[in-house]
Context: one part of a larger RNA
RNA sequence: GGACGAACGCUGGCGGCGUGCCUAACACAUGCAAGUCGAGCGGGGAAGAGGAGAUAGCUUGCUAACUCCUGUUUCUAGCGGCGGACGGGUGAGUAACGCGUGAGCAACCUGCCUUUAUCAGGGGGAUAACGCAUCGAAAGAUGUGCUAAUACCGCGUAAGACCACAGCCUCACAUGGGGCAGGGGUCAAAGGAGCAAUCCGGAUGAAGAUGGGCUCGCGUCCGAUUAGCUAGUUGGUGAGAUAACAGCCCACCAAGGCGACGAUCGGUAGCCGACCUGAGAGGGUGAUCGGCCACAUUGGAACUGAGAGACGGUCCAGACUCCUACGGGAGGCAGCAGUGGGGAAUAUUGGGCAAUGGGCGAAAGCCUGACCCAGCAACGCCGCGUGAGGGAAGAAGGGUUUCGGCUCGUAAACCUCUGUCCUAUGGGACGAAGGAAGUGACGGUACCAUAGGAGGAAGCCCCGGCUAACUACGUGCCAGCAGCCGCGGUAAUACGUAGGGGGCGAGCGUUGUCC
Numbered sequence: 001g002g003a004c005g006a007a008c009g010c011u012g013g014c015g016g017c018g019u020g021c022c023u024a025a026c027a028c029a030u031g032c033a034a035g036u037c038g039a040g041c042g043g044g045g046a047a048g049a050g051g052a053g054a055u056a057g058c059u060u061g062c063u064a065a066c067u068c069c070u071g072u073u074u075c076u077a078g079c080g081g082c083g084g085a086c087g088g089g090u091g092a093g094u095a096a097c098g099c100g101u102g103a104g105c106a107a108c109c110u111g112c113c114u115u116u117a118u119c120a121g122g123g124g125g126a127u128a129a130c131g132c133a134u135c136g137a138a139a140g141a142u143g144u145g146c147u148a149a150u151a152c153c154g155c156g157u158a159a160g161a162c163c164a165c166a167g168c169c170u171c172a173c174a175u176g177g178g179g180c181a182g183g184g185g186u187c188a189a190a191g192g193a194g195c196a197a198u199c200c201g202g203a204u205g206a207a208g209a210u211g212g213g214c215u216c217g218c219g220u221c222c223g224a225u226u227a228g229c230u231a232g233u234u235g236g237u238g239a240g241a242u243a244a245c246a247g248c249c250c251a252c253c254a255a256g257g258c259g260a261c262g263a264u265c266g267g268u269a270g271c272c273g274a275c276c277u278g279a280g281a282g283g284g285u286g287a288u289c290g291g292c293c294a295c296a297u298u299g300g301a302a303c304u305g306a307g308a309g310a311c312g313g314u315c316c317a318g319a320c321u322c323c324u325a326c327g328g329g330a331g332g333c334a335g336c337a338g339u340g341g342g343g344a345a346u347a348u349u350g351g352g353c354a355a356u357g358g359g360c361g362a363a364a365g366c367c368u369g370a371c372c373c374a375g376c377a378a379c380g381c382c383g384c385g386u387g388a389g390g391g392a393a394g395a396a397g398g399g400u401u402u403c404g405g406c407u408c409g410u411a412a413a414c415c416u417c418u419g420u421c422c423u424a425u426g427g428g429a430c431g432a433a434g435g436a437a438g439u440g441a442c443g444g445u446a447c448c449a450u451a452g453g454a455g456g457a458a459g460c461c462c463c464g465g466c467u468a469a470c471u472a473c474g475u476g477c478c479a480g481c482a483g484c485c486g487c488g489g490u491a492a493u494a495c496g497u498a499g500g501g502g503g504c505g506a507g508c509g510u511u512g513u514c515c
Stems, first nucleotide, its partner, number of pairs: 001515004006511005013384006019377002021342001026340003030337003035082003040079002043076005049070005055064004089295003098220008108212002113208007121155001123153002130145006161186003165182001167180005191200003221267003228258003233255006240248001270292004274285004297318005320331004348374001350373003356370001357368004387417004397408004421456001422452006431442001459504005464485003470499005480487002
């Protein structure tokens, strides 16, 4: 000198764009943050339409309310489907194939999506909802009876899809890969909407796309005042498990494996793209944004599923908090706000789904604290303003003085202007996309026009040398200053105040950290 997620002191006009718990991965009141589909299913409620029944009133064929049936619209607890594995948060752990980079899988998986081939025949038994009964303070639970499906289960059909045989061809990269043909065994399916056309779905293959899993080379902090470490340890055979390879797991066998090219142990730490600095080499950092990883009160476990060892799922154990009728239950903000606490220190319990994106749905649409916006904060960067021109009697006043003067100083007053910002009024967006219509939180914002009036807007640090800027008074090794050298003990340009000056300017200084 540059930089900062900064803090502190003094000061503070506006706008744009960003950024904002670095500390206690401390504890959390309250609200919201993941739902959706009635065009999968049976019920239930509401509204109104048609029909029937019996009842009442009587004007004897109408009215009223009730019950039942049919169809319509709408709402939905439950069964069922898809999604809750994404999106959002945090950095505790991790020195590791975790990350980065480059390869490999002839050892693998992939819902939704795309392309393509083929198929969908015929049956069955349940169960929630609901009814009845019971237990419990509650959370909730039990028994019994009924019922539906795109829920569940057989049967039929079925392919080199799978399994065990087994033939030929071909490619080679070690185990092997690919293609064609054979007989045998095993395994499928679901319907819905519509008058219909048709559309949306279902099943099994093949291929793709996307996303993942695994393996390997190289790189990845400090300590030797850590020198030896290792028993599933290293390898083999066999069995198991997995989507898949593998001591991944198990039985047996062998005795190996790693290490001064730093094993092991201890400390510290998420990694990278990047960011800061520097001419570069390098050094430092890993906030925001993007990629990967890990975690979700602590520890463990599996279930479901294409995908989880699952933040707002389940089970068990621990700590903690809450409810309780004392028998037993409920909870998990490292989601968005917000509270307490810790701290030098870090914001609103805001608006909207209008846009972008996501989930579900045929769609209308619903949900979305992702996101888009607004609020707070000079926390940062950038821009603008606090007026411009003229104006010497060099006014008054302040300071100083050698008492002549000098200086603040064209500075002010005063004159002539301007209208950025400001205030008021009127108009008023882009962002909105499909053939049309409709749809804007921001926002009556930005912007435009008119009018008003210099009116409402300057401070902070420094002035001994380094280092740009000097005098007066006070003080008297006191009070104090200080980054280093050093100032202060009676003429202090170094302390305090004043005048003047220098620097930067809505900021200026100080502290901390890095280069």
A computed fold for a 515-nucleotide part of an RNA from a metagenome, annotated as small-subunit ribosomal RNA, 5' domain. Rfam family: Bacterial small subunit ribosomal RNA. Gene Ontology terms of the family: ribosome and structural constituent of ribosome. The coordinates come from a structure-prediction model, not an experiment, and the mean pLDDT is 85. The RNAcentral record of the full RNA draws on SILVA.